RNA sequence: GUGUGGGUCCUACGCGGCGAGGACCUUCGAACCUGGUCAGGACCGAGAGGUAGCAGCCAUAAGGAGUUGCCCUCGGGUGUCGUAGAUUUGCCUGCC
Numbered sequence: 001g002u003g004u005g006g007g008u009c010c011u012a013c014g015c016g017g018c019g020a021g022g023a024c025c026u027u028c029g030a031a032c033c034u035g036g037u038c039a040g041g042a043c044c045g046a047g048a049g050g051u052a053g054c055a056g057c058c059a060u061a062a063g064g065a066g067u068u069g070c071c072c073u074c075g076g077g078u079g080u081c082g083u084a085g086a087u088u089u090g091c092c093u094g095c096c
Stems, first nucleotide, its partner, number of pairs: 001096001003095006010085005015079002018075005025066004034059004042051003
C1' cells in the first nucleotide's frame, strides 16, 4: 500500500428476556331503575288455588381489588444470541 477474513457500525428476520396493556382465574360488588328463589304481609277467589312482590339468600352486570404460571397485543441504545443483506466511508485486528 492493496487485497482478503473477522469484529464494530446500519437494516431486516428469527429466538429468548424486560416493561406496559388486555384476556383468563379468585374475591368484592347495583336500597330502587339485573335475574332466580321469594318468609312475612297484600290482592283475587265460596273454596281449591292463583297473582304481583318487600326484606333475606343466591348468581351476577358495570366496576374495584389480588395472583400472576399459560395466552394475545404493543414497545425498546433488550441480548458475550443466530441468520441474511448493505457498507468497504470511518475504527480495531489477523493474513498477504
A computed fold for a 96-nucleotide RNA from a Chloroflexota bacterium, annotated as Bacterial small signal recognition particle RNA. Rfam family: Bacterial small signal recognition particle RNA. About the family: The signal recognition particle (SRP) is a universally conserved ribonucleoprotein involved in the co-translational targeting of proteins to membranes. Lineage of the source: Bacteria > Bacillati > Chloroflexota.